The prediction has a mean pLDDT of 82. Predicted 3D model of a 74-nucleotide RNA (transfer RNA) from a Candidatus Komeilibacteria bacterium.
[in-house]
Parts: sequence; structure tokens; C1' cells
RNA sequence: GGGCUCAUAGCUUAAUGGUAGAGCACCCGGUUUGCAUCCGGGAAACGUGGGUUCGAUUCCCGCUGAGUCCACCA
Repeated sequence: GGGCUCAUAGCUUAAUGGUAGAGCACCCGGUUUGCAUCCGGGAAACGUGGGUUCGAUUCCCGCUGAGUCCACCA
């Protein structure tokens, strides 16, 4: 330098053009003598800039970052 894949909540991940779900973690309450477990509830996310569209997390382009393969290398 080129190809491919990926970027969603604090972490791990789903979804796929039409209100973004889950597990763990966190907070509150119940249960307990207390802790844990368990039960109920709650807060929390689509990397960034543009385009297409009535509507974009999703499709297209650029950028940034990560992974991987190939090439080059004094």
C1' cells in the first nucleotide's frame, strides 16, 4: 500500500428499512437476624460525517478505530 470482516448499555452480545431486546454488572424494594440466593421494579446503547428513503441501527460513500490475509521493506 491492497483485499476481507467488524464497530449497539460498564462488559458480552441479538435484531434488521417502521417504538433497539437479552445475559452479567449497577440502583431501589421484598424475602433473611444478617449476607448470599431467589422474587418484583428501575436506569443505561446503535463509532463519526454525508447520501438514498415518507422513514436508516439496518442500504450506499468517506473518515476513524479494531481484527485478519496478501504485498513491499532500506
Its Rfam family is "tRNA". The family's RNA type in Rfam is transfer RNA. NCBI's taxonomy places the organism under Bacteria, Bacteria candidate phyla, Candidatus Komeiliibacteriota. The RNAcentral record of the sequence draws on ENA.